This is a predicted structure of a 107-nucleotide RNA (SAM riboswitch aptamer (S box leader)) from Larkinella rosea. Model confidence (mean pLDDT): 83 of 100.
RNA sequence: CGCUUAUCGAGAAAGACGGAGGGAUUGGACCCGAUGAUGUCUUGGCAACCCGUCAGCUCCCUGAAAAAGGUGCCAAAUUCCGCCCCGGCAACGGGGGUAGAUAAGUU
Numbered sequence: 001c002g003c004u005u006a007u008c009g010a011g012a013a014a015g016a017c018g019g020a021g022g023g024a025u026u027g028g029a030c031c032c033g034a035u036g037a038u039g040u041c042u043u044g045g046c047a048a049c050c051c052g053u054c055a056g057c058u059c060c061c062u063g064a065a066a067a068a069g070g071u072g073c074c075a076a077a078u079u080c081c082g083c084c085c086c087g088g089c090a091a092c093g094g095g096g097g098u099a100g101a102u103a104a105g106u107u
Base pairs, nucleotide, nucleotide: 002106003105004104005103006102007101008100013043014042015041016040017039021032022031023030027081028080029079044074045073046072049070050069053064054063055062056061078099083096084095085094086093087092
């Protein structure tokens, strides 16, 4: 990198560095940014995918508590939409996808 499975409307602060764009791509919107964004580091925090503990079950797995360890995350629903279906005059709403992110496993 590819593949498989699961989840993605909740939650989470400050300091330092740095200095102009950024919010994955691309198109449309909308938003953040010199009152210093995005990004990096430090401390702190949120959460509960893996590991560990207990119980059930006895392939798998399910539940509970915890949060030491491995990840992850800490603007806005994955910021919203763009593709298909349904409802609707429309605005819009619902569902399914595409793509993406994270975890675990695997070629």
The model forms 94% of the base pairs in the Rfam consensus.